[in-house]
RNA sequence: UCCCGAUAAAGGCAAACCCGUCGAAAGGCGGGGACGCAAAGCCGUGGAUCUAACGCUAGCUGACUAGCCACGAUUGCCAGGCUGCCGAA
Numbered sequence: 001u002c003c004c005g006a007u008a009a010a011g012g013c014a015a016a017c018c019c020g021u022c023g024a025a026a027g028g029c030g031g032g033g034a035c036g037c038a039a040a041g042c043c044g045u046g047g048a049u050c051u052a053a054c055g056c057u058a059g060c061u062g063a064c065u066a067g068c069c070a071c072g073a074u075u076g077c078c079a080g081g082c083u084g085c086c087g088a089a
Base pairs, nucleotide, nucleotide: 004087005086012037013036017032018031019030020029021028022027035076041082042081043080045079046078047077048074049073050072055068056067057066058065059064
């Protein structure tokens, strides 16, 4: 230094749920709260998953209904890229 990761030390993040707020939704953000996390720090690049507003198609005079669709979302689902604290075995 790299791999690795303690019932170590110092610090960090924060699931469910509740409140507020943004959004068509999935979900995001802020506060409370801790199930967990050694990258649960950053990047939606590949896969996977979620949603279906716009649009398209069908029915319909229309309203409306159904189906399809990511240009929306999740990195706390898995890879990949970049960076990083500590140091027992």